[in-house]
RNA sequence: CCCUUAUUCAGAACGGCAGAGGGAACGGCCCGAUGAAGCCAAGCAACCAGCCUCGGCGAAACUCGCUGAAGGCAAGGUGCUAAAUCCGGCCUCUCCCCGGAUUGUGGGGAGUGGAAAGAUGAGGG
Numbered sequence: 001c002c003c004u005u006a007u008u009c010a011g012a013a014c015g016g017c018a019g020a021g022g023g024a025a026c027g028g029c030c031c032g033a034u035g036a037a038g039c040c041a042a043g044c045a046a047c048c049a050g051c052c053u054c055g056g057c058g059a060a061a062c063u064c065g066c067u068g069a070a071g072g073c074a075a076g077g078u079g080c081u082a083a084a085u086c087c088g089g090c091c092u093c094u095c096c097c098c099g100g101a102u103u104g105u106g107g108g109g110a111g112u113g114g115a116a117a118g119a120u121g122a123g124g125g
Stems, first nucleotide, its partner, number of pairs: 001125008015040003021031003026088003042081003047077002050073004054068006085117001090114002093111006
């Protein structure tokens, strides 16, 4: 870098250093000298791994193995700590408004569902 798959309205910035950017890109809309990015420390607990309880299955077995849309602990691996992934774009459906005019069609807005893209984990190339 590519592929597969799960998740993507939960949770968590008090402090020190630093000093102008940041929210992926684009269009918006925001955050930021009442201090951005980054680093340290702190915190969270989604995924993997670990431990405990409970349930199911198998084996002769209070044991062992496998297992779970169950509950908890802990914080090892990775991750995360403004706003739903901040919102939108593409498709479907519903509703509203405007233009136009006569059964054909254009523009705008709101909402539902999905897709795409992105992010993170796990597995693979």
Molecule: SAM riboswitch aptamer (S box leader)
Organism: Geodia barretti